[in-house]
This is a predicted structure of a 132-nucleotide RNA (FMN riboswitch aptamer (RFN element)) from uncultured Acetatifactor sp. Taxonomically the source falls in Acetatifactor (Bacteria, Bacillati, Bacillota, Lachnospirales). The RNAcentral record of the sequence draws on MGnify. It matches the Rfam family "FMN riboswitch aptamer (RFN element)". From the family's description: The RFN element is a highly conserved domain that is found frequently in the 5'-untranslated regions of prokaryotic mRNAs that encode for flavin mononucleotide (FMN) biosynthesis and transport proteins. The literature on the family includes a 2002 paper in Nucleic Acids Res by Vitreschak et al., "Regulation of riboflavin biosynthesis and transport genes in bacteria by transcriptional and translational attenuation".
RNA sequence: UCUUCAGGGUUGGGUGCAAUUCCCUACUGGCGGUGAUAUAUGGAAACAUAUCAGUCCGCGACCCGUGGUGGUGACACUAUGGCUGAACCGGUGAGAAUCCGGUACCAACAGUACAGUCUGGAUGGAAGAAGA
Numbered sequence: 001u002c003u004u005c006a007g008g009g010u011u012g013g014g015u016g017c018a019a020u021u022c023c024c025u026a027c028u029g030g031c032g033g034u035g036a037u038a039u040a041u042g043g044a045a046a047c048a049u050a051u052c053a054g055u056c057c058g059c060g061a062c063c064c065g066u067g068g069u070g071g072u073g074a075c076a077c078u079a080u081g082g083c084u085g086a087a088c089c090g091g092u093g094a095g096a097a098u099c100c101g102g103u104a105c106c107a108a109c110a111g112u113a114c115a116g117u118c119u120g121g122a123u124g125g126a127a128g129a130a131g132a
Base pairs, nucleotide, nucleotide: 001132002131003130004129005128012024013023014022026117027116028107029106030059031058032057033056038051039050040049041048042047054105055104063082064081065080066079067078068077069076070075087103088102089101090100091099109120110119111118
C1' cells in the first nucleotide's frame, strides 16, 4: 500500500381503540489491554499452547464542532477537538477491578402509545482482526 472480514437480542402473559415501545416475565453483550498459572489440554517436571470483564483502563459507533485542500456552489477528501451508559456484597487467597457464588445495574439518534431487542439513516462508517 492492497484485499477480505468486522454486533447480538422481545419468549409467555397483563392493560388498552392502539404498545415486540407501558407493566410482569424473557433475551443480548462490538474492538484492544489487563488477567493472582484461574480453567482446559499436553508434559515426570520445568514449562508450552488455548480460553476467561457489558458495568476496571483505553477505543469505536451515535451526537455537536473546528482547521486544511479542491469546488461558483451543493458537497467531497483529509486532519483534529468535545461528548460518550452501568457494580456492589460475600467466598477463596499473601494478593481479587477480572476467579467462584449472590443480588443489582446499563445500553446513541429519528419514527411510532414512551423501544438495548421493531423500522430507518446503514448495500453507510468503524475500533480492530486476518491475509498478500